[in-house]
RNA sequence: GGAGUCGACUAAACGAUCGUCGGCCUCGAAAGAGGUCGGAGGAAAGUCCGAACACCACAGGGCAGGGUGCUCCAUAACGUGGAGUCGCGGUAACGUGAAGGAAAGUGCAACAGAAAGUAAACCGCCCGUCACCAAUUGGUGCCGGGUAAGGGUGAAACGGUGCGGUAAGAGCGCACCAGUCCUCCGGGUGACCGGGGGAGCUCGGUAAACCCCACCCGGUGCAAGACCAAAUAGAGAAGCGUUUGAGGGUUGCCCGCCCGAGCUUCCGGGUAGGUCGCAAGAGGCGCCUGGCAACAGGCCCCUUAAGAUGAAUGAUCGUUCCUCAGCCUUCGGGUAACCGGGGUUGAGCACAGAAUUCGGCUUAUUGGCGGCUCCGACC
Numbered sequence: 001g002g003a004g005u006c007g008a009c010u011a012a013a014c015g016a017u018c019g020u021c022g023g024c025c026u027c028g029a030a031a032g033a034g035g036u037c038g039g040a041g042g043a044a045a046g047u048c049c050g051a052a053c054a055c056c057a058c059a060g061g062g063c064a065g066g067g068u069g070c071u072c073c074a075u076a077a078c079g080u081g082g083a084g085u086c087g088c089g090g091u092a093a094c095g096u097g098a099a100g101g102a103a104a105g106u107g108c109a110a111c112a113g114a115a116a117g118u119a120a121a122c123c124g125c126c127c128g129u130c131a132c133c134a135a136u137u138g139g140u141g142c143c144g145g146g147u148a149a150g151g152g153u154g155a156a157a158c159g160g161u162g163c164g165g166u167a168a169g170a171g172c173g174c175a176c177c178a179g180u181c182c183u184c185c186g187g188g189u190g191a192c193c194g195g196g197g198g199a200g201c202u203c204g205g206u207a208a209a210c211c212c213c214a215c216c217c218g219g220u221g222c223a224a225g226a227c228c229a230a231a232u233a234g235a236g237a238a239g240c241g242u243u244u245g246a247g248g249g250u251u252g253c254c255c256g257c258c259c260g261a262g263c264u265u266c267c268g269g270g271u272a273g274g275u276c277g278c279a280a281g282a283g284g285c286g287c288c289u290g291g292c293a294a295c296a297g298g299c300c301c302c303u304u305a306a307g308a309u310g311a312a313u314g315a316u317c318g319u320u321c322c323u324c325a326g327c328c329u330u331c332g333g334g335u336a337a338c339c340g341g342g343g344u345u346g347a348g349c350a351c352a353g354a355a356u357u358c359g360g361c362u363u364a365u366u367g368g369c370g371g372c373u374c375c376g377a378c379c
Stems, first nucleotide, its partner, number of pairs: 001375007009368002012320007020039008041351001045362002048360005053221004065217005070084005085099001086097004100212002105210002107206002122151002124147005130141004159177006178202002180199008225276004236266005247259004281304001283302002286299005322348008331340003
């Protein structure tokens, strides 16, 4: 310098003007006005997991159903995280894996192929009968049998190499190698790793097919739910009233006139509406201790306050910061190309926006930063 791989952080600061939601203060009878303080994110998103919280259900156990699935650890919990094991990919850094069981049972496998599983004989190889040819034992053909060593099909065809053996062959026998199972020794908490011995044991694939095994799981979500409470239905209670006329109408009151059997209050109920839930929480910075780490414990500090609900948190201007590009440079390095510094002009700054709250995961995204690996050149 190039290529790659992994990781964290940042996504702005200040000032002015206008505006907006909430708390508090002042003024005001109220409506409201003024002041002051606070006001989105790393993902607030998707709503995919796990919890808190609330209500409903629930003695206990089982079945059904759903989920998870290498090991150990972490955690309130998790399908999350950390550290590992094994397989696969990569020269490597590193990435990746629904990674228990197919030696319980059932099922499935397109096309090709003779045969797809106590499998299978198409070609080939070998043996035999018969026929024909040649004529000694050979050749060709039909049929019967043996054979999984060779060919061919397939994603996949029942270990590999060699020697023996055989009519030809075959773990049929043997040696070595590979795997499996059993067993022993050593290391590790464990997954597992290393080594010794034994058994010819060679058993196909598929469980994001049924299934088996182990572990976990009640439902609904802040529109949960609690409280206040116009209105309406009504099951209640009390009082007054029905010709001794309550109550209503007739412009405010009285008389008069008309209508007239109910009227008033309380209780209850809970709609509209309102209040709470609702902002201090499995909270954070720093330091110390333990741990490889995730994380846990301790100490100290925190002005550690968004809380809207047809839903605020914004807009404009200016000066900086960051990045990129062009130009300038009496600056530094270098023979030079060029690199660095300084100045100036222009451009860019994403994704997105709380709605009960937390822990994760996933996805979206501007410009910058660092570690590590491999390759090349020079010293």